[in-house]
């Protein structure tokens, strides 16, 4: 000065829930709360993973419902998958990037 991490020390943010607000939603904002974090500062204009929403065709599976005297076939919803140069998570994981303190 660098790494490294919590023995301390002085701060830091704030899961869930609740209230409100905004958005078609995921979620975000502000208020109490404090699960927990060594970066739970910051980037999604650096990759991935989840979720929303649009779209897809009957390509694909699965259910339901209409028609038919019955099957088959034919519509139509749902759901699942697929696609997004759409959106949401940074407290989802990597990665880049700033920083407080110094015990061993």
């Nucleotide at each position: 000065u660098a790494g490294c991490g919590a023995a301390a020390a002085a701060g830091c943010c704030a899961c869930c829930c609740u209230c409100g607000u905004u958005g078609c939603g995921a979620a975000a904002c502000g208020a109490g709360u404090c699960c927990g974090g060594a970066a739970a500062g910051c980037c999604u204009g650096c990759g991935g993973g989840u979720c929303u929403c649009a779209g897809u065709u009957u390509u694909a599976u699965u259910g339901a419902g209409u028609c038919u005297g019955c099957u088959u076939u034919a519509c139509u919803c749902a759901a699942u998958g697929c696609u997004g140069a759409a959106g949401a998570u940074a407290g989802c994981c990597g990665g880049g990037u700033u920083g407080c303190c110094u015990a061993a």